[in-house]
RNA sequence: AGAGUUUGAUCCUGGCUCAGGAUGAACGCUGGCGGCGUGCUUAACACAUGCAAGUCGAACGAUGACUUUUGUGCUUGCACAAAAUGAUUAGUGGCGAACGGGUGAGUAACACGUGAGUAACCUGCCCUUAACUUCGGGAUAAGCCUGGGAAACCGGGUCUAAUACCGGAUACGACGGAUCACCGCAUGGCGGUCCGUGGAAAGCUUGAUGCGGUUUUGGAUGGACUCGCGGCCUAUCAGCUAGUUGGUUGGGGUAAUGGCCCACCAAGGCGACGACGGGUAGCCGGCCUGAGAGGGUGACCGGCCACACUGGGACUGAGACACGGCCCAGACUCCUACGGGAGGCAGCAGUGGGGAAUAUUGCACAAUGGGCGAAAGCCUGAUGCAGCGACGCCGCGUGAGGGACGAAGGCCUUCGGGUCGUAAACCUCUUUCAGCAGGGAAGAAGCGAAAAUGACGGUACCUGACUAAGAAGCACCGGCUAAAUACGUGCCAGCAGCCGCGGUAAUACGUAUGGUGCAAGCGUUAUCCGGAUUUACUGGGUGUAAAGGGAGCGUAGACGGCUGUGUAAGUCUGAUGUGAAAACCCGGGGCUCAACCCCGGGACUGCAUUGGAAACUAUGCAGCUAGAGUGUCGGAGAGGUAAGCGGAAUUCCUAGUGUAGCGGUGAAAUGCGUAGAUAUUAGGAGGAACACCAGUGGCGAAGGCGGCUUACUGGACGAUUACUGACGUUGAGGCUCGAAAGCGUGGGGAGCAAACAGGAUUAGAUACCCUGGUAGUCCACGCCGUAAACGAUGACUACUAGGUGUCGGGUAGCAAAGCUAUUCGGUGCCGCAGCAAACGCAAUAAGUAGUCCACCUGGGGAGUACGUUCGCAAGAAUGAAACUCAAAGGAAUUGACGGGGACCCGCACAAGCGGUGGAGCAUGUGGUUUAAUUCGAAGCAACGCGAAGAACCUUACCUGGUCUUGACAUCCGUUUGACCGGUCAGUAAUGUGACCUUCUCUUCGGAGCAAGCGAGACAGGUGGUGCAUGGUUGUCGUCAGCUCGUGUCGUGAGAUGUUGGGUUAAGUCCCGCAACGAGCGCAACCCCUAUCUUUAGUAGCCAGCGGUAAGGCCGGGCACUCUAGAGAGACUGCCAGGGAUAACCUGGGGGAAGGUGGGGAUGACGUCAAAUCAUCAUGCCCCUUAUGACCAGGGCUACACACGUGCUACAAUGGCGUAAACAAAGGGAAGCGAUCCCGUGAGGGUAAGCAAAUCUCAAAAAUAACGUCUCAGUUCGGAUUGUAGUCUGCAACUCGACUACAUGAAGCUGGAAUCGCUAGUAAUCGCGAAUCAGCAUGUCGCGGUGAAUACGUUCCCGGGCCUUGCACUCACCGCCCGUCA
Repeated sequence: AGAGUUUGAUCCUGGCUCAGGAUGAACGCUGGCGGCGUGCUUAACACAUGCAAGUCGAACGAUGACUUUUGUGCUUGCACAAAAUGAUUAGUGGCGAACGGGUGAGUAACACGUGAGUAACCUGCCCUUAACUUCGGGAUAAGCCUGGGAAACCGGGUCUAAUACCGGAUACGACGGAUCACCGCAUGGCGGUCCGUGGAAAGCUUGAUGCGGUUUUGGAUGGACUCGCGGCCUAUCAGCUAGUUGGUUGGGGUAAUGGCCCACCAAGGCGACGACGGGUAGCCGGCCUGAGAGGGUGACCGGCCACACUGGGACUGAGACACGGCCCAGACUCCUACGGGAGGCAGCAGUGGGGAAUAUUGCACAAUGGGCGAAAGCCUGAUGCAGCGACGCCGCGUGAGGGACGAAGGCCUUCGGGUCGUAAACCUCUUUCAGCAGGGAAGAAGCGAAAAUGACGGUACCUGACUAAGAAGCACCGGCUAAAUACGUGCCAGCAGCCGCGGUAAUACGUAUGGUGCAAGCGUUAUCCGGAUUUACUGGGUGUAAAGGGAGCGUAGACGGCUGUGUAAGUCUGAUGUGAAAACCCGGGGCUCAACCCCGGGACUGCAUUGGAAACUAUGCAGCUAGAGUGUCGGAGAGGUAAGCGGAAUUCCUAGUGUAGCGGUGAAAUGCGUAGAUAUUAGGAGGAACACCAGUGGCGAAGGCGGCUUACUGGACGAUUACUGACGUUGAGGCUCGAAAGCGUGGGGAGCAAACAGGAUUAGAUACCCUGGUAGUCCACGCCGUAAACGAUGACUACUAGGUGUCGGGUAGCAAAGCUAUUCGGUGCCGCAGCAAACGCAAUAAGUAGUCCACCUGGGGAGUACGUUCGCAAGAAUGAAACUCAAAGGAAUUGACGGGGACCCGCACAAGCGGUGGAGCAUGUGGUUUAAUUCGAAGCAACGCGAAGAACCUUACCUGGUCUUGACAUCCGUUUGACCGGUCAGUAAUGUGACCUUCUCUUCGGAGCAAGCGAGACAGGUGGUGCAUGGUUGUCGUCAGCUCGUGUCGUGAGAUGUUGGGUUAAGUCCCGCAACGAGCGCAACCCCUAUCUUUAGUAGCCAGCGGUAAGGCCGGGCACUCUAGAGAGACUGCCAGGGAUAACCUGGGGGAAGGUGGGGAUGACGUCAAAUCAUCAUGCCCCUUAUGACCAGGGCUACACACGUGCUACAAUGGCGUAAACAAAGGGAAGCGAUCCCGUGAGGGUAAGCAAAUCUCAAAAAUAACGUCUCAGUUCGGAUUGUAGUCUGCAACUCGACUACAUGAAGCUGGAAUCGCUAGUAAUCGCGAAUCAGCAUGUCGCGGUGAAUACGUUCCCGGGCCUUGCACUCACCGCCCGUCA
């Protein structure tokens, strides 16, 4: 000294929480010793028992034990008598009991603290001054006798003493009066003189002497009273007060002043500087905390106060209204013979109760102190000690040294090791403390003739022997905050001070190991201060975070211009007194140290008195004119109030013209209209509001003010500088004004219009829209008193760069309807410094300063409740708490989003063509079914998808049957020489059993290989988790974007660059620019294709030449086509125009091709916890005679249904038949298969050729030609079904494809809706390939024929860039409000 927590991130505001210290503590776990402290905070609740205040015989009467002496009797040790001594004490008397000890209930008060005062007072014992101590008297307790009562106790009679009581004498002083001197602070004080008045006393004792008594002076001590100042909360307590306030009055009372009390008189007194009331509380020195200022507290120790069961009262006394005294009342408890009595632990112990919680019915008066006494001494639960409690502080110990490439064991592990850990064992050493034994204090001074005298205590301390022997726990380990791993658990159990952790890999739960911290303690809880500058005096704020009163006037108060002079209240300085001790700080000293204790100093920041200073504040006096105000002159204005006037418009009424609609809306309807509307013309009525001018123009304090005229009236401004002379500013309370709505009374009512009615809209529509319509809006008077009453910005004053508009006035100059410069007052914009969290403010401040007022202190509850005031009411003003949350909030940033805006693009729409959705079938999915219908994919981006091909296999599913080191891999042991292959039995099949045959190399030791058997490590898993992962893929999207370095800007998140002006398919390019560059993307480079050249010419080609079986077949040629290598070509290169002289665009020329020529491959940063653990790989979990492996059969092919994707059609642009023409790209050896023969055909038989520009699949089809059909469920359509076949294959039943014949279903162009496509494209036609034994309407390719349309970007969808709003950021499928459960 700070830290955590609001956000995706940032800055700020702001609360909550933590780390520190402390305690009379309590609780949990644990516990060796000692010292010093400390211990009912709650029930001021009730108390059994014992003790806590007595003492004096040297005050008195009495009693008279014991002892001594003498005497008598005598049973020589007993009785009696006398004297002496005098123990003992109930009583009288004296002193004490008012101290000491306890508690904090009451008390907000002169109770306490501090400082003064008493000239308004008292004071036993003590010290001191002066003097005295004389003469008498009468009683009474005890005792004795006696009575009553249960007791407590009470009564009667009689005797007696005193230092008990009373009377007299004397007396300084006292009191009263007179007078004088001195003094003071008003009343007064002190002293002297004279007169008068009433007053004292006590004795006891000794060897000496002392101790007393009375009066008095002063002191000391202790008390009493008064005053200044100081210290709690509440105004939701604003008025209180009748002995109340005062009285040169009078009296009583007191030690003393005083309404303290009484009589009388007066009507005062206190209060916003908080009276009165309510709540709470003993106050202080101090203690805790804090850097301090402060805040909290008042245990122990010390000072004061108050109280003693509750309330009241007095007595005695020097002192009490009395804790262990009295009386009365009350409650409670106890005793009782029922008549009556007794009691007071908030003394020390102790008990019950309450409570989270607080000790022994101990020892001693040895010390210190107190009471009494002449003293010895007695008493003392004060005190000194001990006991109990880790309750606190302090100190000590639980061992020390050596000891491993590191035992065992635990834990972790990447299995290598790491860690506990020199820790242990083991060796050497020491013995504090506890335990044992021996010795053993100081504290002791005094008293007394002397002796004796220690509770603690056989304690502290010292010495000896003995053994490492008897002695360590608690909390924490996600961040804050030092310290981590494993297992268990699985939003469960639980943790948590805040944030938060736990839903199957938890460093946060529980346990273990390890670690960290402290240590005889450690944690938790409670409370206080700190951190918190989070109540801000030191030291905060109020435009938007909480916070400026709606505005003005003004009272108290606060603050206040210049000069001179005085005073000294504040202020500064010196001195004095006080500020108790203890505590605190510093320096010493004593217990072995420390805690603790002792001594000295400092400090106690305060209060009071006094000397001085005079700048500032204050105050008195005198002046000044710069603040403020007045006068004179002048112009501006929707400033206010009242009266009058005006025109336009709406509506209504009357009359005319006129006819079928009007009106209204997105579209309608309600409504009005043939009883004549709307429209139009003329006349009239009435109310309200004042177009244009009109303007970030004007005026006003704000609310607010707008036609014109008049009257009355307020304020501001400019000029002048004549007057006053600080008269000023602000302003708690108070008063006044105060939009709209609303209320009351009375008018008025055209239009508009809450409520209401109807019509629409809608799922509903108590709304938005429409037709009507009442309060109200208007006027007068009176209330209300609130608004986002806003500039969300209180008023006033001064100062601090500029620029530019505008309104009102003035001055100067000029070339004058004006311009320029300047000045005062208003009203705007921009902007520097400065400020600000930022936004922004910026001479009209949110800057720099000053004065005064108001207001704020986390969000919600709540501007609510209660109370009070105001109001007719509505309601307004003032204004909480319980409870609850860890946030709520401000400004700005990035994104996402908007039924916000601007720009742009895309078969996105539009314009077109063809489809889907209707039918039948194919295929996939859902659902259902099933023993199983294996699994995955789920909007676009799942659904002819994984699957480029499920009859068995595949296959993962089901049923049944089998195997258990295993179907597959490595290692070990053993046996065999094989394995393979073959035969047989058996089975549904695998499994099983039997038999036959049979290795290689060699240094002859063996080695290699293979199989069988055996044990275990292990294999195996298409089991789970795609939300633990890698890899791969989809999608936005082939969209034009995504970033970085340096620099700059910003407190920062971030921004800039990448935005802007153009342009492009493009962040493509150009220009500009606090940016300059760069990277990944775009483009290009790559492949195919379109043109040409060249090279090459077989298996390709054939123009020309020759031959020919007429087939490029052959010779020949490579010109052409073609093949496949290398090149050329296209670059806005050229021209014109536009554009900014750019980029680029438009048009043209040339060209096979023109502006990326067409197509493909190529997919940035990222998004979707997107898909996949079943391609593969892989962590963790799970199974291990099974969730592994093998086999047979079945299933994946089911079928009321729903959806997706396709095929075939519904026909004449067609079907069928006949005979003809033209491709490209591919495949082929377990293959393609010509030819020929057979079959109606699928196909079969035979078989040439071909590993292919050679042979073959192979026929291209649409098309064109001819013929036929003639609009029909057909010569369309072909489903379905029957029969017979073909092919593949161990095997076509479940469940293949094809052929022939026969059968001939639905369907006549398809609802809402929806898909594809912009040119060689759509549409249409066929061909091939992969997979594959067989199986294609699917997929991937190939060519043939070959269109229509695009005005355009308003709209739908998706995307890009800029901008704006935002309470979203899991990002609009967001957030969030209410009701119900």